[in-house]
RNA sequence: AAAAGGCAAACUCGUCGCGAGACGGGGGCGCAAAGCCAGGGGCCUCUCAGAGGCCGCCCAGUUACCGAA
Numbered sequence: 001a002a003a004a005g006g007c008a009a010a011c012u013c014g015u016c017g018c019g020a021g022a023c024g025g026g027g028g029c030g031c032a033a034a035g036c037c038a039g040g041g042g043c044c045u046c047u048c049a050g051a052g053g054c055c056g057c058c059c060a061g062u063u064a065c066c067g068a069a
Base pairs, nucleotide, nucleotide: 006031007030011026012025013024014023015022016021029056035062036061039059040058041057042054043053044052045051046050
């Protein structure tokens, strides 16, 4: 390089949640860490004391498939 395989945005159906959103089915815009992690920044929700959500926004940490060299 190539191939196999992987993940799955919008939208949609069902369930859960006050909500941000989550999970499952369909779907496939994209992704070589679009695996994990909420530690830092950022964004978002609520009943704003405080409790939560988002890593498919960036960084840090951590683990890893196939193949060439």
Molecule: c-di-GMP-I riboswitch aptamer
Organism: soil metagenome